[in-house]
Context: one part of a larger RNA
RNA sequence: CUAUCGUUAAGGAACUAGGCAAAAAGGCCCCGUAACUUAGGGAGAAGGGGUGCUCACGGAACUGAAAGGUAAAGUGAGUUGCAGUGAAAGGGCUCUAGUGACUGGUUAUCAAAACCACAGGUCUCUGCGAAGUUGAAAGACGAAGUAUAGGGGCUGACGCCUGCCCAGUGCCGGAAGGUUAAGGGGAGAGGUUAGACGGAAGUCGAAGCUUUGAACUGAAGCCCCGGUGAACGGCGGCCGUAACUAUAACGGUCCUAAGGUAGCGAAAUUCCUUGUCGGGCAAGUUCCGACCCGCACGAACGGCGUAACAACUAGAGCACUGUCUCAACGAUAGACCCG
Numbered sequence: 001c002u003a004u005c006g007u008u009a010a011g012g013a014a015c016u017a018g019g020c021a022a023a024a025a026g027g028c029c030c031c032g033u034a035a036c037u038u039a040g041g042g043a044g045a046a047g048g049g050g051u052g053c054u055c056a057c058g059g060a061a062c063u064g065a066a067a068g069g070u071a072a073a074g075u076g077a078g079u080u081g082c083a084g085u086g087a088a089a090g091g092g093c094u095c096u097a098g099u100g101a102c103u104g105g106u107u108a109u110c111a112a113a114a115c116c117a118c119a120g121g122u123c124u125c126u127g128c129g130a131a132g133u134u135g136a137a138a139g140a141c142g143a144a145g146u147a148u149a150g151g152g153g154c155u156g157a158c159g160c161c162u163g164c165c166c167a168g169u170g171c172c173g174g175a176a177g178g179u180u181a182a183g184g185g186g187a188g189a190g191g192u193u194a195g196a197c198g199g200a201a202g203u204c205g206a207a208g209c210u211u212u213g214a215a216c217u218g219a220a221g222c223c224c225c226g227g228u229g230a231a232c233g234g235c236g237g238c239c240g241u242a243a244c245u246a247u248a249a250c251g252g253u254c255c256u257a258a259g260g261u262a263g264c265g266a267a268a269u270u271c272c273u274u275g276u277c278g279g280g281c282a283a284g285u286u287c288c289g290a291c292c293c294g295c296a297c298g299a300a301c302g303g304c305g306u307a308a309c310a311a312c313u314a315g316a317g318c319a320c321u322g323u324c325u326c327a328a329c330g331a332u333a334g335a336c337c338c339g
Base pairs, nucleotide, nucleotide: 001334002333003332004331005330006329007328008327010325011324014323019320027051028050029049030048031047036041038157052079053078054077055076056075057074061070062069063068080084092318093317094316095315096314097313098312099310100309104116105115120155121154122153123152124151125150126149132141133140134139158305159304160303161302163235164234165233168232169231170228171227172226173225174224177223178222179221183217184216188212189211190210191209192208195204196203197202236254237253238252239251240250263297264294275291276290277289278288279287
């Protein structure tokens, strides 16, 4: 020096990204216990006191047929040490915010979380040989179930709520009109040639066969007409105006399908920004409370609250300490030397 431990004057977080690590607290009995609250909790809240041994009284309870025996709580007197849960083992606590209701699950082997799940909510599909999933198929699951059931999507306890837009996209409904396939249909056209005409070359050419083929007919779909947002999604700009100033309840104008309602707001979202004011500190880019100028919150990709809970995140405090001022000594095992 390395690892693991022990002790430390005075101070006590000055360390550090951060009290990381360590220390402190710890059992049992008694007293006592706040805000808040879903009245269950919070709570072992917090915060105090006691604890050994000896003797006496006491007598719950157990045992026994009885006599009796054992003996807890409790009461009193005494005694001893620095120290009595005498060693060991066994919560540190409080306050304020954020997020997620909770118990639970997760990156086997750097992440346990605010992620996933969850009960609850809601939309949608499915009438049973169900929808859906799987399988070329038979079949199987769904389910030996039957809409209080089953599948899918979103949200995520509870409380108060969940605004406007159906123009685009999707889905649902409609069937008048337009468009529209195969098929049906067969007007017409071509090829071939018995034959006719002709002196010939050749021209015309029925039936049949054959190659085509117009009109007309013809479903869903699309166009079209409606509905639908806890469907995908979206939720404006400019100018002026009040008897100080400032601001604009008010007015004008353009655009739109409609122009963001309640609530919240420098936020896990705020660039400018360490915004401004207040609180806490001697001093605070963090934190808490406000303001609102929301670069770029906002209502089930839920909004705002919320008791309880959390190896969650941020800030503050008490206690405690070698984290530090600032290091020292000691122990064990290495390192080092000799073999």

Record summary: This is a predicted structure of a 339-nucleotide part of an RNA (large-subunit ribosomal RNA, domain IV) from a metagenome. RNAcentral holds the full RNA, with entries from SILVA.